[in-house]
């Protein structure tokens, strides 16, 4: 960085599309590791169970159990004394009681619970962002600086006694403690209010010395050194509140909002400022710079894109906001109106004794549900951190780590080297080989991850203990003893041993990557374009091959690409686009020129733009990805200083823009009255008669009641001839007899005035053709509807005859047109050249002519320059340029709905969306078309001769029959075609009978054997079964071996007239008896193409000259070739016979003869050469001579292509079929079968003829299983017989005509069908289905053929009759030659067909058999109305009115009442926004439906635009406009 795709090709415009890059992703198929990340995008649905905030006994009572002491008791061992009663000692043993030390509950107090975590409903707002205010404020812990801290009193939980409940809980009573509450006291720099004074200036604020007045405390542990609290005030730090400029979604089909609403004053309320709340006053505010309403959304750092601007986008990290079921409210407290507090209502879920309670995971985990989708009810507090505590500590689902997913980026690996018999096998295959592929096996190595074994971490510092040292209950410094969830992990080291570890999409173009097989418009694929109907690189498989790689593809989504919204960076004449026009209002933009000023601009510098995250440069983790550090960056706001070209602003000035004013002029500008002529129609009358009028032809209609015509006179409405004219004039629309009045703007000349007043113009407002409406007049001609005639298949239409609205006025409407130049307005600038309309100058006596100029209208401009896709513009710009405005963004849906607006209606004006196509389109190019147009031509029409269509019969086709009537050929260009011959063959059809390596070829192996030939039985044959006969050539070791033919057997194979002529070769028709068709080389065009080939003569020709951005060539045309005609030379039999000779009833019959005729051959001859005339000249008219004269005459030849013409059934062929049958033999049948209809022929309808008789001339051919003479026989067909002839020698051969008779217009002496006869013939195995021909009888329909078509322009047509091929014979009248008789017309191209050139117009390109519209009918889909229905939203009235904060009255001081406010809820009347709906409306889209031809060619009535009425449907009229 582009590609595909509108078209036969180009070029543009446009729009779909595709290739990158991205992602919290998801499905599909596959999956070895490990790092580092990420993971409910849907239901802000709804949860079981467990943890997620607790701490401090160094604030306090109480204090259970243990423990350890202490007191006084008790219990009593032992010992000692003893009066033996008994007293002492007391180990012990029991409860108690008190101090102490106390895990744990619970409770006062305090401090945290307003952090952390989590979600994104809601919010379009001062929520965010970014930079500022705050002299209008607050800040608990925590830092520093002060100052203190006295003396008293209380009450309540805990607890205890009694009660209440099912339970939560909870009453009533009595007792206590404090760092718990309250009083008095002291107080400064604190508070309030007075004074000074100093900044500051709207309010204030700081300071100073004072005055008055008010307000304070708590203790607790100590080793007694003091710390930790406590009160006050100051300051800082922090982290908040609350103003403000700025940015940053969408709809104007949402245009007006707003009563606490906008401001005072006042007061209350707050940490504060504020209508932030009340009270009184004022009428305010806010909005097109878009207010208010509605959708939609958290913002932002950044993320992804993208060269960049910019454009999506806000997952994870971070910031800042809401928000915690939903709704509403305080309380406590520095800090909240509080996620794990509280109160009320509301939902829902759960317990319940039915009285009443509890809950609400958007915190971690998990669970249901939703969904295409999103993880463990996991370890730890070790480490970071956060909360209480002096502190140890405890808590901490923050966090730190594990689990689980390829979800995402990074990094390994799945081996390596060698290995050619290029293995096997798979695929192709021209069968030769190619390829997978050194890949494999095989050899030889290596060891990464996994896996087994050992080893083994960093992160750990703190804290605790003991020692030291300092500035000393603190800090630091050394020493010990410990503290790891994660984890026996990272990491190391051994072992073994290619072993466990590749997939996925593609492969027609885009777009890397090609075959083969199977499917046949099926099954399928597809991002576009588009593939699949029998040779699919496009479906499916399979080799193979290309792409990525533990991924790969697909969806979806966002940016690119898209200059496809365009700022950077597009448009508007025709492609989408200038509003019909105009005046103006916000706004935007602005002449020279001084001075100021600095808003914008430029330049330095200040802050600030957290941090992560891009970039760069280093470090860390083997890399990397990731992660640390630093550096730049963060393009933006803000503030100071400077600086003054330009831009604004102030101030002054100028005249050139732009008005004014004077002069004389043009003009269908515009309104109003008034007036005239000539013309239609009408009325009277007069003259006058059958008919007139209309039309492509008519007809309805008019008219003997006297019309048309025509003369005279009246009515009336309407337009206004000639002047006229790309002239004028007006913004447009528009404006045309003539006079008057009112009145508008323009152009020209002066250059007096004013000084920038200027240009555009969104909204506004105003003008605005025609058609239409409203009301009242006119109404002559015209003329929608409407009647009526015709045309037509119909004719709701073009054409006639009538007509009403309307067309006119006058007063009001509506507001659209192809309201076009399809070109908005203003300035300025950039070659000319020629009209012309106004003006003024100059020249001139002067009028023209002429120059010059300003202002409008036109042409031109191929070589002005630009500009444009191209056509074209081209000083009247679509050129360069500034400046304002509208306007466009694929076609269709649709200028529609649906809403609002404006209209009496009609309808305007504003204006989507689902849905749905890959194009719609513009401008040129080539052809082809045209019921366009020009020139030419042709048996194309005419002009003429003869025919067909009618009839009989031949022949082909259709169609129908039929076992079969084989196939082909089907508009010209099929039908007497393929077939130059179907009784059998033939033949390909059908029946029925058979064979199976085959009827035919080649080749292998094996057996017999010669083979034919002959006989027998079956048989319709074909064939089957038997038999006889016979025994090749070579070599030989005599066994045989080899060949050669034959047969039987086997295997390759044969065989097919089975498909496919849409798979071909070849070959033909056509168009064409045409004169085209193309190439090089230049030029031209952006390019398809053009030009050369046009053009102006000419010609049968693109034939030939001219001329010319062409110059040349090539295929065709001509010529060259055959045949015919004229001549000459040679040739001289078999052909001729003129002279000479011979002979005969006669003949070249015979000797001769080249002389003619004629054979074959070679050569002349005709070229517009030659004469007059035209003409530039090609050439044409005429003549001459010539056998022949302008291509002598015919015939062979058929560019480049069409028409998928036609043939696989003439040959040849690729693929496909079929293989005891689709092949082959046979027998018979069929291709001849008839209701019909078509084509081509023959023969007739007759007197130019028919019959009979006599007679006369040909030219080409053909002939040996041929051709056959003479002669004889038959009525004839024919037969017998055989002469000649391998043929210029023999045979086959003339008809019409000529001369005579006959018939005499008749279904005949025409005419020959049809049928009967034959012991007719002839040819074949065989004429029964199915030949031909001869004779005899018979004797049809036809008396010249409708509509319509067909041949032929000289030896031609017509008429006559001969050969010939096919062939045994013949349905041949068909074909293919051949001669004989021998005509008529052509003025002429208007018109039919057909064809060449040039040229126009197209919406055609399969190309007019093209394209295409609209209506009905089927199916599908979306959408709109619709009686209603049903639901959401937000607001409005009213009502009720819970907690609660304020008030206010009371009070037992606990509180009670009352009062505003006030969620939820209910009541009503509208509003908005969905979803449904009987039915209904259009509209889209569907291979072969229906009805007609509107458009496209002059589309057959030019077409289209507006606007009215009609109509089945396209449409059609009317009226005015456009030229597209």
């Nucleotide at each position: 960085a582009g590609a595909g795709u509108u078209u036969g090709a180009u070029c543009c415009u446009g729009g779909c599309u595709c290739a990158g890059g991205a992602c919290g992703a998801a499905c599909g198929c596959u999956g070895g590791c490990g790092g580092c990340g990420c993971g409910c995008c849907u239901a802000a649905u709804g949860a079981a169970u467990g943890c997620g905030a607790g701490u401090c006994g160094a604030a306090c009572g109480a204090g259970a159990a243990a423990c350890a002491g202490a007191c006084a008791g008790u219990u009593g061992a032992u010992c000692u004394c003893u009066u033996c009663g008994g007293a002492g000692u007391g180990a012990u043993u029991c409860a108690g009681u008190c101090u102490g030390u106390g895990g744990g509950c619970a409770g006062u107090g305090g401090c945290g619970u307003a952090c952390g975590g989590g979600u994104g409903a809601g919010u379009a707002a001062c929520a965010c962002g970014u930079g500022g205010g705050u002299a209008a404020c607050c800040u608990a812990c925590c830092u520093c600086c002060g100052a203190g801290a006295c003396g008293g009193g209380g009450a309540c939980a805990a607890c205890g006694c009694a009660g209440g409940g099912a339970a939560a809980c909870u009453u009533g009573u009595g007792c206590u403690a404090a760092u718990c509450c309250c009083c008095g006291a002291u107080g400064g720099u604190c508070u309030a209010g007075c004074g000074a004074c100093a900044c500051a200036g709207a309010c204030g604020u700081g300071u100073c010395a004072g005055c008055u007045a008010g307000u304070a405390a708590a203790g607790g542990c100590u080793u007694c050194g003091g710390c930790c609290g406590c009160u006050u005030g100051g300051a800082g730090a922090u982290g908040g509140g609350c103003c403000c400029g700025c940015g940053g979604c969408u709809c104007a089909u949402u245009a007006g909002c707003u009563a606490g609403u906008u401001g005072g004053u006042g007061a209350g309320g707050u940490a504060a400022u504020g209508g932030c709340u009340c009270a009184c006053c004022a009428a305010g505010g806010c909005g097109a710079c878009g207010a208010u309403g509605g959708g939609u959304a958290g913002c932002c750092g950044g993320u992804c894109u993208g060269a960049g601007a910019g454009g999506a986008u806000g997952g994870u990290c971070g910031g800042c906001c809401a928000c915690a079921c939903u709704g509403g409210g305080a309380c406590u407290g520095a800090g909240a109106c509080a996620u794990g507090g509280u109160c009320c209502a509301g939902a829902c879920u759960c317990c319940u004794a039915c009285g009443g309670g509890a809950g609400u995971u958007a915190g971690c985990a998990u669970c249901a549900g939703g969904g295409a989708a999103u993880c463990u009810u996991g370890c730890u507090c070790a480490a970071u951190g956060g909360g209480c505590g002096a502190a140890a500590g405890c808590c901490u689902g923050a966090a730190g780590c594990a689990g689980c997913g390829a979800c995402g980026c990074c990094g390994c690996g799945u081996g390596u080297g060698u290995g050619a018999u290029g293995a096997a096998g798979g695929c192709c295959u021209u069968c030769g080989g190619g390829u997978c592929g050194u890949a494999a096996a095989g050899c030889a190595c290596u060891g990464u991850c996994a896996g087994g074994a050992g080893g083994g971490a960093a992160g750990a510092a703190u804290g605790c203990c003991a020692c030291g040292c300092c500035u000393u209950u603190g800090g630091c410094g050394u020493g010990g003893a410990g503290u790891g969830a994660c984890a026996g992990u990272a990491c190391c080291u051994c072992c073994a041993g290619a072993g466990g570890a590749a997939g996925c999409c593609c492969c027609g173009g885009c777009u890397a990557a090609c075959u083969a097989c199977g499917u046949g418009c099926c099954a399928g694929c597809a991002g576009c374009c588009g593939c699949g109907g029998u040779a699919a690189a496009a479906c499916g498989u399979a080799g193979g091959g290309g792409g990525c790689c533990a991924g790969c593809g697909u969806u979806g989504u966002c940016c690119g690409g898209a200059a496809u919204u365009a700022c950077u960076g597009g448009g508007c004449g025709u492609a989408a686009a200038g509003c019909g026009c105009g005046c103006g209002u916000a706004g935007g933009c602005g002449g020279u020129u001084u001075g100021g000023u600095a808003a914008g601009c430029g330049g330095a510098g200040g802050g600030u733009g957290c941090a992560a995250u891009c970039c760069c440069g280093a470090g860390g983790c083997u890399c990397a990805a990731c992660c640390u550090c630093g550096g730049a960056a963060c393009u933006g706001c803000u503030c100071u200083c400077c600086g003054a070209a330009c831009u604004g602003c102030c101030a002054g000035a100028c005249u050139u823009g732009a008005g004014u004013a004077c002069g004389g002029g043009a003009g269908a500008g515009g309104a109003u009255a008034g007036u005239g002529g000539a013309a239609u129609u009408c009325c009277u009358g007069g003259u006058g008669u059958a008919g007139c009028g209309g039309u492509g032809g008519a007809a309805u209609g008019c008219g003997u009641a006297a019309a048309u015509a025509u003369c005279a006179g009246g009515a009336g409405g309407a337009a206004c001839g000639c002047c006229g004219g790309u002239g004028g004039c007006g913004a447009a629309g528009g404006c045309u007899g003539c006079u008057a009045u009112c009145u508008g703007g323009a152009a020209c000349g002066u250059a007096a005035c004013u000084g920038a007043c200027g240009c555009u113009a969104a909204g506004g407002c105003g003008c605005g053709a025609a058609a239409g409406c409203u009301a009242g007049g006119g109404g002559a001609g015209c003329g929608a509807a409407c009647g009526g005639g015709a045309u037509u298949a119909g004719a709701u239409a073009c054409c006639c005859c009538g007509g009403u609205a309307g067309u006119c006025c006058u007063a009001g409407c509506c507001g659209u047109a192809a309201a076009c130049g399809a070109u908005g307005g203003a300035c300025a600038c950039u070659a000319g050249g020629u009209g012309u309309u106004g003006g003024a100058g100059g020249c001139u006596c002067g009028a023209c002519c002429c120059c010059u100029u300003c202002a409008g209208u036109g042409c031109u401009g191929u070589u002005c320059u630009g500009c444009u896709a191209a056509c074209g513009c081209g000083u009247u710009a679509a050129g360069u340029g500034u400046c304002c405005c509208g306007c466009c963004u694929g076609g269709g849906g649709a200028g529609u709905a649906c809403g609002g607006u404006c209209g009496c209606a009609a309808g305007g004006c504003u204006a989507a969306a689902a849905c749905u196509c890959a194009a719609a389109g513009g401008a040129a190019u080539u052809g082809a078309c045209g019921g366009g147009g020009g020139c030419c031509c042709g048996c194309a029409c005419a002009a003429g001769c003869g025919g067909u269509g009618g009839a009989g019969c031949a022949u082909g086709u259709u169609g129908g029959u039929c076992a079969a009537u084989a196939g082909g050929a089907u508009g010209a260009u099929a039908c007497g075609c393929c077939a130059a011959g179907a009784a059998c063959c033939u033949u390909a059809c059908c029946a029925g009978g058979g064979c199976u390596u085959g009827a035919c070829a080649u080749g292998u192996u094996u057996c017999u054997g010669a083979c034919a030939g002959c006989c027998u039985g079956g048989g319709a044959a074909a064939c089957c079964a038997g038999g006889u006969c016979u025994u090749c050539c070579a070599c030989u070791u005599c066994g045989g071996u080899g060949g050669a033919c034959a047969g039987a057997a086997u295997c390759a194979c044969a065989g097919g007239u089975g498909g496919u002529g849409c798979a071909u070769g070849g070959u033909u028709g056509u168009c064409g008896a045409c004169a085209g068709c193309u190439c090089g080389u230049g030029u031209c065009g952006u390019g398809a193409g053009a030009u050369g080939u046009u053009g102006g003569g000419u010609u049968a020709a693109g034939u030939c000259c001219c001329g010319c951005a062409a110059c040349g060539a090539g295929c065709g045309c001509a010529a060259c070739c055959c045949u015919c005609g004229c001549c000459g030379a040679a040739u001289g039999u078999u052909g001729c016979c003129a002279g000479c000779g011979g002979g005969u009833a006669a003949u070249g019959c015979c000797g001769g003869g080249g002389a003619c005729u004629c054979u074959u051959u070679c050569g002349g001859g005709a070229c517009u050469g030659c004469c007059u005339g035209a003409g530039c000249a090609a050439u044409c008219a005429g003549g001459a001579g010539g056998a022949a004269g302008g291509a002598g005459a015919g015939g062979a030849c058929g560019a480049c292509g069409u028409c998928a013409a036609a043939u696989c059934u003439g040959c040849a062929u690729g693929c496909c079929c079929c293989u005891u049958a689709u092949g082959u033999c046979c027998u018979g049948g069929g291709c001849u079968g008839c209701a019909a209809a078509c084509g081509u022929g023959c023969u007739a309808c007759a007197a130019u003829g028919g019959c009979c008789g006599g007679u006369a001339c040909a030219g080409a051919g053909g002939g040996a299983a041929g051709c056959g003479a003479g002669a004889c026989c038959g009525c004839g067909a024919g037969g017998u017989g055989g002469a000649g002839c391998u043929a210029a020698u023999c045979c086959c051969u003339a008809a019409a005509g000529c001369c005579g008779g006959c018939c005499c217009c008749a279904g005949u002496u025409c005419g020959g069908a049809u049928u009967g006869g034959a012991u007719g013939u002839c040819u074949g195995c065989a004429a029964c289905u199915c030949g031909a021909c001869u004779c005899c009888a018979u004797g049809a329909a036809g008396u010249u053929g409708g509509a319509a078509u067909c041949g032929c322009u000289a030896g031609u047509a017509a008429c006559c009759g001969u050969g010939g091929a096919u062939c045994a014979g013949c349905a041949a009248u068909g074909c293919c030659g051949c001669g004989g008789u021998g005509a008529a017309u052509a003025c002429g191209u208007u018109c039919c067909c057909g064809g060449g050139c040039c040229u126009u117009g197209u919406a055609c390109a399969c190309a007019c058999c093209g394209c295409c519209c609209g209506u009905c009918a089927a199916a599908u889909c979306a959408c709109g109305a619709a009686a209603g229905c049903c639901g959401g939203c937000a607001g409005c009235a009213c009502u009720c009115g819970a907690a609660g904060u304020c008030c206010g009255u009371c009070u037992u001081c606990a509180g009670a009442c009352g009062g505003c406010c006030g969620a939820a809820g209910g009541u009503g009347a509208g509003g908005c926004c969905a979803g449904u709906g009987a039915u209904u409306g259009g509209g889209a889209u569907u291979a072969a439906g229906u009805c007609g031809u509107a458009a496209c060619a002059a589309g057959g009535u030019a077409g289209c635009c507006g606007u009215a009425g009609g109509a089945g449907a396209a449409c059609c009229u009317g009226c005015g406009g456009c030229u597209g």
Small-subunit ribosomal RNA from a Candidatus Zipacnadia bacterium, 1524 nucleotides, folded computationally. Rfam family: Bacterial small subunit ribosomal RNA. The coordinates come from a structure-prediction model, not an experiment, and the mean pLDDT is 83. The sequence is in RNAcentral, with records from SILVA.